RNA sequence: GGGGCUGUAGCUCAGUCGGGAGAGCGCUACAAUGGCAUUGUAGAGGCCAGGGGUUCGAUUCCCCUCAGCUCCA
Numbered sequence: 001g002g003g004g005c006u007g008u009a010g011c012u013c014a015g016u017c018g019g020g021a022g023a024g025c026g027c028u029a030c031a032a033u034g035g036c037a038u039u040g041u042a043g044a045g046g047c048c049a050g051g052g053g054u055u056c057g058a059u060u061c062c063c064c065u066c067a068g069c070u071c072c073a
């Protein structure tokens, strides 16, 4: 320098075909218990890596950039 894959909540990841942003763990509050642990219920937390484009509408499609992994040279 060129090719491929990945980037979504604090962490690990789903999200197939463009229209609702989610799960588990963690966190907070409450209840059960004398207390802890544990269980249950409720809640908070996201500009979907960044920018641009297409579209009525983009996590999803296209282009560029950045970061990580990997292959070739």
Stems, first nucleotide, its partner, number of pairs: 001072007010025004019056001027043006049065005